[in-house]
RNA sequence: GCGGCGUGCCUAAUACAUGCAAGUCGAGCGAGAAAGGUCCUUCGGGAGCUGAUUAAAGCGGCGGAUGGGUGAGUAACGCGUAGAUAAUCUACCUACAAGUCUGAGAUAACGUUGGGAAACCGAGGCUAAUACCGGAUGAUGUUUAUAUUAUAGAUACAUAAAUGAAAGGGGCGCAAGUUUCGCUUGUAGAUGAGUCUGCGUUUUAUCAGCUAGUUGGUGGGGUAAAGGCCUACCAAGGCGAUGACGGAUAGCUGGUUUGAGAGGAUGAUCAGCCACACUGGGACUGAGACACGGCCCAGACUCCUACGGGAGGCAGCAGUAGGGAAUUUUGCGCAAUGGGGGCAACCCUGACGCAGCGACGUCGCGUGAACGAAGAAGGUCUUACGAUCGUAAAGUUCUGUAAGGAGGGAAGAACCGCAACUGGUAACGCAGUUGUCUGACGGUACCUCCAAAGUAAGGACCGGCUAAAUAAGUGCCAGCAGCCGCGGUAAUACUUAUGGUCCGAGCGUUAUCCGGAAUAACUGGGCGUAAAGGGUGCGUAGGUUGCUAUCUAAGUUAGGUGUGAAAGCCCCGGGCUCAACCCGGGAAAUGCGCUUAAAACUGGAUAGCUUGAGUGUGCGAGAGGUAGGCGGAAUUCCCGGAGUAGCGGUGGAAUGCGUAGAUUUCGGGAAGAACACCAGUGGCGAAGGCGGCUUACUGGCGCACAACUGACACUGAGGCACGAAGGCGUGGGGAGCGAACGGGAUUAGAUACCCCGGUAGUCCACGCAGUAAACGAUGGAUACUAGAUGUCGGGCUCACUAAGAGCUCGGUGUUACAGCUAACGCGAUAAGUAUCCCGCCUGGGGAAUACGACCGCAAGGUUAAAACUCAAAGGAAUUGACGGGGGCCUGCACAAGCGGUGGAGCAUGUGGUUUAAUUCGAUGCAACGCGAAGAACCUUACCUGGUCUUGACAUCCUUCUGAAAGUUUUUAGAGAUAAAGACAGUCUCUUCGGAGACAGAAGUGACAGGUGCUGCAUGGCUGUCGUCAGCUCGUGUUGUGAAAUGUUCGGUUAAGUCCGGCAACGAGCGCAACCCUUGCUGUCAGUUGCUACCAUUAAGUUGGGCACUCUGGCAGGACAGCCGAGGAUAACUCGGAGGAAGGUGGGGAUGACGUCAAGUCCUCAUGGCCUUUAUGACCAGGGCUACACACGUGCUACAAUGGUAAUGACAAAGUGAAGCUACACCGAGAGGUUAAGCCAACCACAAAAACGUUAUCAUAGUUCGGAUUGGAGUCUGCAAUUCGACUCCAUGAAGCUGGAAUCGCUAGUAAUCGCAGAACAGCAUGCUGCGGUGAAUAUGUUCCCAGGCCUUGUACACACCGCCCGUCACACCAUGGAAGCUGUUUUCACUGGAAGAUGUUGAGCCAGCCUUCGGGAAGCAAACAUCAAUGGUGGG
Repeated sequence: GCGGCGUGCCUAAUACAUGCAAGUCGAGCGAGAAAGGUCCUUCGGGAGCUGAUUAAAGCGGCGGAUGGGUGAGUAACGCGUAGAUAAUCUACCUACAAGUCUGAGAUAACGUUGGGAAACCGAGGCUAAUACCGGAUGAUGUUUAUAUUAUAGAUACAUAAAUGAAAGGGGCGCAAGUUUCGCUUGUAGAUGAGUCUGCGUUUUAUCAGCUAGUUGGUGGGGUAAAGGCCUACCAAGGCGAUGACGGAUAGCUGGUUUGAGAGGAUGAUCAGCCACACUGGGACUGAGACACGGCCCAGACUCCUACGGGAGGCAGCAGUAGGGAAUUUUGCGCAAUGGGGGCAACCCUGACGCAGCGACGUCGCGUGAACGAAGAAGGUCUUACGAUCGUAAAGUUCUGUAAGGAGGGAAGAACCGCAACUGGUAACGCAGUUGUCUGACGGUACCUCCAAAGUAAGGACCGGCUAAAUAAGUGCCAGCAGCCGCGGUAAUACUUAUGGUCCGAGCGUUAUCCGGAAUAACUGGGCGUAAAGGGUGCGUAGGUUGCUAUCUAAGUUAGGUGUGAAAGCCCCGGGCUCAACCCGGGAAAUGCGCUUAAAACUGGAUAGCUUGAGUGUGCGAGAGGUAGGCGGAAUUCCCGGAGUAGCGGUGGAAUGCGUAGAUUUCGGGAAGAACACCAGUGGCGAAGGCGGCUUACUGGCGCACAACUGACACUGAGGCACGAAGGCGUGGGGAGCGAACGGGAUUAGAUACCCCGGUAGUCCACGCAGUAAACGAUGGAUACUAGAUGUCGGGCUCACUAAGAGCUCGGUGUUACAGCUAACGCGAUAAGUAUCCCGCCUGGGGAAUACGACCGCAAGGUUAAAACUCAAAGGAAUUGACGGGGGCCUGCACAAGCGGUGGAGCAUGUGGUUUAAUUCGAUGCAACGCGAAGAACCUUACCUGGUCUUGACAUCCUUCUGAAAGUUUUUAGAGAUAAAGACAGUCUCUUCGGAGACAGAAGUGACAGGUGCUGCAUGGCUGUCGUCAGCUCGUGUUGUGAAAUGUUCGGUUAAGUCCGGCAACGAGCGCAACCCUUGCUGUCAGUUGCUACCAUUAAGUUGGGCACUCUGGCAGGACAGCCGAGGAUAACUCGGAGGAAGGUGGGGAUGACGUCAAGUCCUCAUGGCCUUUAUGACCAGGGCUACACACGUGCUACAAUGGUAAUGACAAAGUGAAGCUACACCGAGAGGUUAAGCCAACCACAAAAACGUUAUCAUAGUUCGGAUUGGAGUCUGCAAUUCGACUCCAUGAAGCUGGAAUCGCUAGUAAUCGCAGAACAGCAUGCUGCGGUGAAUAUGUUCCCAGGCCUUGUACACACCGCCCGUCACACCAUGGAAGCUGUUUUCACUGGAAGAUGUUGAGCCAGCCUUCGGGAAGCAAACAUCAAUGGUGGG
């Protein structure tokens, strides 16, 4: 793209323009046009016939009650199913029986008129019938009477009385008559309908009582028919927790859909039933209606009107408007099927048959097939090799479905009619055979041919669920999303592309139903803690119920039988090419009725039994209940005595009491309430609850015995009763205590906790209230299922009669097996195993709330939602983390000490501010003398200005030049740079052309470059917890699991160090040790070191020497090894000996698993992004050195334990060639000049200083302190102004020991003193090392801080810097209330009363029949009465 078969207003039962959807019969009847034709004509016209068995209309018959539509109403005998009708009707049709005789009077049409706009209406006149009426005849009809039956209307029979029919038309025939269609009566059938009954049929109890024609009876009426269906009277009934009455919703069913089923949802198409036809009411006609396309009335709406009146009803088919997310053509035809009328032809038929529209559903087909690797081009990705789209395309060879064109071409058709023939009849009608005739669909299906791969592929998705991934863009934006969730610069999740996956003329989305959902649990769930046991008992209905026997047959079971419509589902077969679809047959239909049988179980009846239950007899325990009486201790108050200044109270105080005499103490008295010890997981009670002693009354329970009754039982919806504390009412009482309230404290506040007072209340009596964490968070009853051990009340047996042992019944505890449980736990007192009954639950919040109802004096209680909102809420257990939880332990953590910081001046770093720039980073501990082991230029990254653009640096290419590289001058300029020269020098190979390498210049583009961004993309490195003792694994075991155990426990240690124990046994990373250094000794080696001894010198200076010191290699030494005590005979601890050193000897290096998105992209490396005549590169100058201020880290001080001057000693560890520099000389000094030595155990730096001795200063802003400033210099360096250090002279600031607070240190440490080194031209108070002098204190772990282990709680897990509650402010959403306003539905009372029906009246009117001719009978109008719709008024 195509076709087949289906299907199509789910909303407004809203309103409808237009057309059609129910007519037909002349063979029932009267009358009867027009055009045309023919005839006549005076040519103006006329009349007869034909047209004409005509049209249109009328009387009459049949049909308009079917067919078709819709689902508003209805919760009902409406529907379904099974029955009943002995309580009924049935036009047309069929069968049978019998008839169809005789008369009479009207009326429409029509015509003449009147009224009206119209619709239509009236009066006079004529006429027909299968219209209407009288009479006759007549049955097995009807009525009455009798009998039978299962009642009454059923059936049968007989007579008597009464009553009771009809219509004709056509054909044939001369006629008689015959035939056919009708008509009448009766019987029967068929069909259809009415009525009644059993059972089933949504939701709500926040609807609990409903009902007066209501329930029944009798008489009457009414109907086709039973019946309160209606009426009069009588009785007072009827229905209801098995849900009446009321409210809401809804047509019911066969079926459809889903589901394994049971169920759930649903009721389109098709079929059966019902209801309705604009809304409400009503009857008429008729066999049938209270009537979709009929009538009357009322109402709303629309239309016409001459304003007086009229007309209308698409929920028929099309169609229109409206509503809505949404649903079709104002088509063709009666050819088929069916229906109405007709003798028939035929007519009618929006039923129906077809066509049209819609991918709305379903079924089928196609959009091509085979070959085809240069794996084309192109796209995308890429590790740039390749991969993929992909045999896909192109190309070659074929095919021809569908669409297109052409030709052919069925079936659906049988009738009827007509013609002929045959049969039959007296004849016609009639029957049969043959022929002919009839198609909307239809340009049909189907077949053949033609041409051509030519005309025909999309949609969603690709993070998981869930089949299928990459790139780019975007950057918590834009967006996605069914749930979880994605997106904050590397997004498989957004958007796009490529690729892929799934479907395919469809694919997605949305909505709805079922499923999964055992998530309402019948099948098939639960209630200790997750939601859920009623606060407790008594007891009604109901449910359930012990043993034995007999009967019954309701339940139950089995067989038979009727029914369970058709269609559908299922099976078999058949027809369209297949399929969908259609046709035939079968099965099924789990249900209901009837019937036959069985008797186990349940039920029923009868007769028994004793074990359940109860009674009895004898014992027993008890804070069981109610009422009365009594008692002592204590508290308070009152009186009296004694006595004096306080008492009381608290963490500490104060309010308070007290000199008007308290507290205290003694004596006496009053009042109220509660009952110490005993006292106990002891007792009693249904629960709440009950506690001094005693009396009376009274309930229940236990044990023993086995006499009595004989299932009398269990549970228990409603109901009734009891029911802590607090509260309410009335009246008492009131000592103590004590809401509210007052005061004092505490506090930021303190409407609290604490203290001093204190009212209601607490107590009693009588009422109400009716709730609690009313808890064992565990309803009651019964039975069964291992033990052990306490305790309370009984009994039995044994017995050395004991305070004993065993057994047993009933309570109350602990522990535990099996079993159960999500786990915790429960475990004979079950949460185990079972049975019976009741109550309750169904995500969290809203809410135990609102509204309503009931109860209450009130407070309030009981019952009990929804809107809305969230994706959780919750239980138990686990691992962590945390705690102003607990236990144990450690640390210069505190305490005990010493010295500082914080105050001053200066140095240095930071913040802030400023600036053209003050480059950047580091920010609690763990940033701040940090990166920086050293910014005047450089460094330098910043700023200003001047320059360069393949670049300052790397690789490659082209051209030219040069011959290696190089050195240097002049000019301009701030310099970079630009221009012009000069000097020096001459690579390798060669075929002698050149080539290579190298350098320079120019050019080209790839690229260079970036201290630009991101340390939250990263590597590496580092800090920190912390040198804290921890962090883990394998196997095993325990647990459903997360996990646990090991690693916990008892000791011990600096240590998860070790020992012991243990469902654990082992192991790893850490600890310790191994390494360096220092402390002792030995040995080896003695130069540059050393010097006891021998010489020598000013001097270890030199010669011997290597003993010593020292140097630096190798060894030894310390291990709880020895002794004692403690400890568990252990680990280990304490003490001691020896030893240089004693319990890891001192110091260092060494930093587990991890934490902090800790720090660093500016060391380095690196992904991504950004930049490319600049964010790159070069240069000059400036800045990083600023300065109101704040902070950190230091130096120097404030002085006499000191300053100054002089003098005299003693180190260690280092460094030195672009270096250290002696000695000597010069200078007041910094320093300079000269110059020996030293590549260093050799020479130099180099003076160590504090210290000792002597002198002076005498407590002062000083002979303390040295800042600041002026001047003069030295050194380094191209350069010292911004901006270096040092020297000298002069100047001589603050500062007199430092507030709150805070830091370091436990021994060669703190404190104090100097020395050296790194980097460095120069620049230290910093940093890193070195040695000298050299303390004090630690009783200890209560507290602060940090940490480790165990344990406990947790609503925390981003882990307490967590989580989280309430008010308030603003906006919005939803709900309740609200003075009031309004709509809808329903009901009652009264009012009013249309049409109509019934009744009464009927003086007016009146053809048929009767008549004595006057009238009568019957009927009509009209009036009245009853019922009665819409309407009106009102409702605590």

Small-subunit ribosomal RNA from an uncultured organism, 1436 nucleotides, folded computationally. The sequence is in RNAcentral, with records from ENA, Greengenes and SILVA. Its Rfam family is "Bacterial small subunit ribosomal RNA". Its mean pLDDT, the model's own confidence on a scale to 100, is 84.